Large-subunit ribosomal RNA, domain IV from uncultured Galbibacter sp., 341 nucleotides, folded computationally. Rfam family: Bacterial large subunit ribosomal RNA. The organism belongs to Galbibacter, within Bacteria. The full RNA is in RNAcentral, with records from MGnify. The coordinates come from a structure-prediction model, not an experiment, and the mean pLDDT is 87.
Context: one part of a larger RNA
């Protein structure tokens, strides 16, 4: 010096990223116990009382006791749940309804699930899924079942957009494979014809039929093109410029533009850049916090919008209580280290 106790005047978070750590609370009984609430909670809210031991007395138990309430009277200590074990509380907000599930081994939470909502698929040899198939799993189930996607109690609610993309649905036209179809074209010579040759035969041009090679119109289904629906499908959800009898602002008005221009509600937010915005609360002093505003760099409606009792080893901001976290150290004890054997 480390480690782990246990003590500390006076202050009492003044430490610190931040009360991290410690201290405080605590057990039975009895009193009482707000906001708010989904009427169950919330609540062991908070806030206060009592607690040993000896004598009597009444009740209740028992045959008698034990022993148990209740009432009087009485000791003793600093201290009577006399050790040990044994909630700290409030207030306010964020998120996420809520038990509960995760990164075995840095993250246990606003992340997952969730009961609830919706869509959308599937009439059963379901649909979806493993398999070359065989067959299995859905399921020995049958639309109040299955699967798949999204949302995520509960309350009030979910406004406009089908231009793009997806998805269904139409089929009249367009375009389209192979496949039918077979105009032609071309190779190839039976034989004709001009040429040369005494002949044999060469060499040139025409060419049937066959047999090859190619092939045009025209036919030909889905898709796409094209018409319609559909956003709890993927997604979107403007600009400018004028105007009132102070000023300021614009209820109104005018014009581009778009498929349509964000509706409720909410709003410096887990979103807000400038910014510690502005105002008010809190506090001598507050970039966090909390109520407003609204000028939303870039909220907004099942990628759910707002609230909300209850709950959380969440998250943030305050208060009491409490303390060696701290002013600021400091003494004490056990192991280690250290020195000498």
């Nucleotide at each position: 010096u480390c480690a782990u106790g246990g003590c500390u005047a006076a202050g009492g978070a003044a430490c610190u990223a931040g009360g991290c750590a410690a201290a405080a609370u605590a057990g039975a009984c009895c009193u009482g116990u707000a906001a708010c609430u989904u009427c169950g909670g919330g609540a062991g809210a908070a806030a206060g009382g009592u607690c040993g031991c000896c004598c009597c007395g009444a009740c209740g138990g028992u045959c008698a006791a034990a022993c148990g309430u209740c009432g009087g009277g009485g000791c003793c200590g600093c201290a009577g749940u006399g050790a040990a074990a044994a909630g700290g509380u409030c207030c306010a907000g964020g998120c996420g309804a809520c038990u509960g599930u995760u990164u075995a081994u840095c993250a246990a939470a606003a992340a997952c699930a969730c009961a609830g909502g919706g869509c959308u698929c599937u009439g059963c040899u379901a649909a979806a899924u493993c398999g070359a198939a065989a067959g299995a799993u859905g399921a020995u189930g049958u639309a109040u079942a299955g699967g798949g996607c999204c949302u995520g109690a509960c309350a009030c609610c979910u406004g406009c957009c089908c231009g793009g993309u997806g998805c269904u649905g139409g089929a009249a036209g367009g375009u389209u494979a192979a496949g039918g179809g077979g105009a032609g074209a071309u190779g190839u010579u039976a034989c004709c014809c001009c040429g040369a040759g005494c002949a044999a035969u060469c060499g040139g041009g025409g060419g049937a039929a066959g047999c090859a090679u190619u092939g045009a119109a025209c036919u030909g289904a889905a898709g796409c093109c094209c018409c319609a629906g559909u956003a709890a499908a993927c997604g979107g959800c403007g600009g400018c410029c004028g105007u009132a009898a102070c000023u300021a602002u614009a209820a109104c008005g005018g014009u581009c533009c778009u498929a349509a221009g964000g509706u409720a509600g909410c709003g410096a937010a887990a979103u807000u850049c400038c910014u510690u915005g502005u105002c008010g609360g809190g506090u001598a002093a507050g970039u966090u916090c909390c109520g407003a505003c609204c000028u939303g760099c870039a909220c907004g409606a099942a990628u759910g919008g707002u609230g909300u009792a209850a709950c959380g080893a969440u998250c943030u901001g305050g208060a009491c209580a409490c303390u060696g976290u701290c002013u600021c150290g400091g003494c004490c004890a056990u192991g280690a280290g250290c020195u000498c054997g």